[in-house]
Context: one part of a larger RNA
RNA sequence: GAGUAACGAUAAAGGGGGUGAAAAACCCCCUCGCUGAAAGACCAAGGGUUCCUGUCCAACGUUAAUCGGGGCAGGGUGAGUCGACCCCUAAGGCGAGGGCGAAAGCCGUAGUCGAUGGGAAACAGGUUAAUAUUCCUGUACCACCACGUGAUGCGAUGGAGGGACGGAGUAGGCUAGGUGAUCCGGGCGUUGGUUGUCCCGGUUCAAGGAUGUAGGCAGAGAGCUUAGGCAAAUCCGGGCUCUUAAUGCUGAGAUCUGAUGUCGAGUGUCUACGGACACGAAGUCAUUGAUGCCAUGCUUCCAAGAAAAGCUUCUAAGCUUCAGUCACGUGGGAUCGUACCCGAAACCGACACAGGUGGUCAGGUCGAGAAGACCAAAGCGCUU
Numbered sequence: 001g002a003g004u005a006a007c008g009a010u011a012a013a014g015g016g017g018g019u020g021a022a023a024a025a026c027c028c029c030c031u032c033g034c035u036g037a038a039a040g041a042c043c044a045a046g047g048g049u050u051c052c053u054g055u056c057c058a059a060c061g062u063u064a065a066u067c068g069g070g071g072c073a074g075g076g077u078g079a080g081u082c083g084a085c086c087c088c089u090a091a092g093g094c095g096a097g098g099g100c101g102a103a104a105g106c107c108g109u110a111g112u113c114g115a116u117g118g119g120a121a122a123c124a125g126g127u128u129a130a131u132a133u134u135c136c137u138g139u140a141c142c143a144c145c146a147c148g149u150g151a152u153g154c155g156a157u158g159g160a161g162g163g164a165c166g167g168a169g170u171a172g173g174c175u176a177g178g179u180g181a182u183c184c185g186g187g188c189g190u191u192g193g194u195u196g197u198c199c200c201g202g203u204u205c206a207a208g209g210a211u212g213u214a215g216g217c218a219g220a221g222a223g224c225u226u227a228g229g230c231a232a233a234u235c236c237g238g239g240c241u242c243u244u245a246a247u248g249c250u251g252a253g254a255u256c257u258g259a260u261g262u263c264g265a266g267u268g269u270c271u272a273c274g275g276a277c278a279c280g281a282a283g284u285c286a287u288u289g290a291u292g293c294c295a296u297g298c299u300u301c302c303a304a305g306a307a308a309a310g311c312u313u314c315u316a317a318g319c320u321u322c323a324g325u326c327a328c329g330u331g332g333g334a335u336c337g338u339a340c341c342c343g344a345a346a347c348c349g350a351c352a353c354a355g356g357u358g359g360u361c362a363g364g365u366c367g368a369g370a371a372g373a374c375c376a377a378a379g380c381g382c383u384u
Stems, first nucleotide, its partner, number of pairs: 013031006032381004040361004046341002050339001051075006060068002080141002082337003086119003092113003098107003122139005142333001144332009153319002158314004166301005172294003177288005183202005188196001205261001208257003215250004219244008228236002263283001266279005302305001347356002363375004
């Protein structure tokens, strides 16, 4: 220079009360404003206690601070079903023996790892200051092991099926959700009107079990035979004969149940004024309607669109009072993650940085629309 520039989005504040040494900024209330395919809600990654409560204000916070993602202390993360672990494999890695190479090592068989993929099973309500598909209440489901009872052809590292998959287009059937009415409860205006075709609020509910529909797919059943499936086979494939027009598989949703339950506007009692407890009406119909479900469907195209296991079936060796298999019942179901942020002041950007960050949810009016405008739920007014 200079008490100058700046104090990081022009979404916005005003009033009353409280606390306090002190209040533009903290807490409570009223009004106003902003976002609303987000500036709301939930996950993954990443972070790691930042979560909740009490207390403190030196430093941190671009100002003050009684406040805080700051200091100190205490508390908080509950699982057979969510995710991991586990079983399976992809690209790729490692690699017993082996091949090659002055050495280091390189390649690679059998194998063994490796998810971003495949593989069993849980929903609704309630509850905490802070966790909940984890706790509680109610109602379910799954696989494995052991034991018991009853019945009984079982058996794999092998065979076969299946798992099992592309792009584009697509009619239909549904549901979530929305809207209107019905019904239930309440109200009658501090300003002229408002007992009315008036106003306000509510009208909720899953998995599972039963049924097997709209639709989709395959003709179906029986017998004989067989150079194939490295052996075998009753399985798969090939061939022949007979019977028959249906049969089987799959499949949303609806309906019944779950539910004499839950939730529920509101009412009552108590209150440390934060809340707690008890009771509890109606709970139906119509319409619209998805990008969700049927659907990994169907149609079509050429560039022809993972693998393996779980699963089903077949036998081999073998076992056949055992073992094994099937049905029912009883018992057990470990370990790790779970707080909180997550279009952000908590992650990546040296910062409480106008930048960046994968997935899910998707209300109303107008609208083709996830555009735009204004709103709901919810969250904020961006720390001078």